[in-house]
C1' cells in the first nucleotide's frame, strides 16, 4: 500500500415591548477540515447543508473585511473599525426544536 478502531461544531448572559418573542429591539455570544513564506468565520479549496436527476451514485448551488503596524515574508500576527451564517417548525432565529444515535471534510492509533 491494505484492512481494522475511535474521535470529528460552538454559541443570546442582562434587559425592553408585547397576550405571545433565547425569533422583534438595545446588547450579548459563537467560528467544522486541509492549504497557504506566518497561527485564518469572511485569502484558495473542502466538508455539511440546500436544489435537480435516470437517486450504492451524478450534477447544480454554495456566506461575509478594510484600514494602519511589525516584518523578508501576514486579507493569517498586533491595535482600530467592520461584516457573514442551509432547510422544517415557531411572534419573524447564526445560537431553541427538529430531521441528526444521521452524514463528514479529515485526524489519531493499530495493523503490515
Nucleotide at each position: 500500500a491494505u484492512u481494522c478502531u475511535u474521535c470529528a461544531g460552538g454559541g443570546c448572559a442582562g434587559g425592553g415591548u408585547g397576550a405571545a418573542a433565547u425569533u422583534c429591539c438595545c446588547u450579548a455570544c459563537c467560528g467544522g477540515c486541509a492549504g497557504u513564506u506566518a497561527u485564518a468565520g469572511c485569502c484558495u479549496g473542502c466538508g455539511a447543508g440546500c436544489c435537480g436527476c435516470u437517486c450504492u451514485g451524478c450534477g447544480g448551488u454554495u456566506g461575509a473585511u478594510c484600514c494602519g503596524g511589525u516584518g523578508a515574508g501576514a486579507u493569517c500576527c498586533c491595535g482600530g473599525a467592520g461584516c457573514c451564517g442551509a432547510c422544517g417548525g415557531u411572534a419573524a432565529a447564526g445560537u431553541c426544536c427538529g430531521g441528526a444515535u444521521g452524514u463528514g471534510a479529515g485526524a489519531a492509533g493499530a495493523u503490515g
Predicted 3D model of a 112-nucleotide RNA (FMN riboswitch aptamer (RFN element)) from Ruminococcus flavefaciens. Lineage of the source: Bacteria > Bacillati > Bacillota > Oscillospiraceae > Ruminococcus. The sequence is in RNAcentral, with records from MGnify.